[in-house]
Molecule: SAM riboswitch aptamer (S box leader)
Organism: marine eukaryotic metagenome
RNA sequence: CUUAUCGAGAUGGGUGGAGGGAACCGGCCCUUCGAAACCCAGGCAACCUACAUAGAAAGGUGCCAACUCCGGUCCCUGUAAAAAGGGAGAGAUGAG
Numbered sequence: 001c002u003u004a005u006c007g008a009g010a011u012g013g014g015u016g017g018a019g020g021g022a023a024c025c026g027g028c029c030c031u032u033c034g035a036a037a038c039c040c041a042g043g044c045a046a047c048c049u050a051c052a053u054a055g056a057a058a059g060g061u062g063c064c065a066a067c068u069c070c071g072g073u074c075c076c077u078g079u080a081a082a083a084a085g086g087g088a089g090a091g092a093u094g095a096g
Base pairs, nucleotide, nucleotide: 001096002095003094004093005092006091011041012040013039014038015037019030020029021028024072025071026070027069042064043063044062047060048059051055068090073087074086075085077083
């Protein structure tokens, strides 16, 4: 860079000791009943991979609060203010 997917699913322990939810801004939330990070174990899923679809889950990744936590720009419905829907952009993961 190209392409597919992103409303579902799946957590305990140890070390650690104050942050975290990608970045900026705004919101909201998680966290000393212990954040990030690392380690161990477990689980989810089915992108790649073996078999023929299905299916399965051995191997390679990925993931395990909240829609990619929500919004930022555009379109549309609409309002007193709100709010709903769709797209773009950005991002994440796989494959190439």